RNA sequence: UUGAAGGCGGAAGGAGAGACCACAACUUGUGGCGCCGAAGGAGCAAACCAUUCAGAAUGGUGAAACUCUCAGGCAAAAGGAGGUCCGCUGGACG
Repeated sequence: UUGAAGGCGGAAGGAGAGACCACAACUUGUGGCGCCGAAGGAGCAAACCAUUCAGAAUGGUGAAACUCUCAGGCAAAAGGAGGUCCGCUGGACG
């Protein structure tokens, strides 16, 4: 000196599902029924490891945009995963 992964920050965009019913309130609370999955959370496959002579069995590690729906959400607003762009860091590779 090239400047990958990763990390941090910013910008724009960003889905889904009842402005449902009742009561009280003034946009919120409580109760009820029906839904959504992309804040967060939880669960697991293969594989690997251990126990075992081996096998079986048991246990452990083990991913997600899959599954669950605790939380959150179902007008607008807010929030919003993953990616895009920019900046800083970083220092793989050459």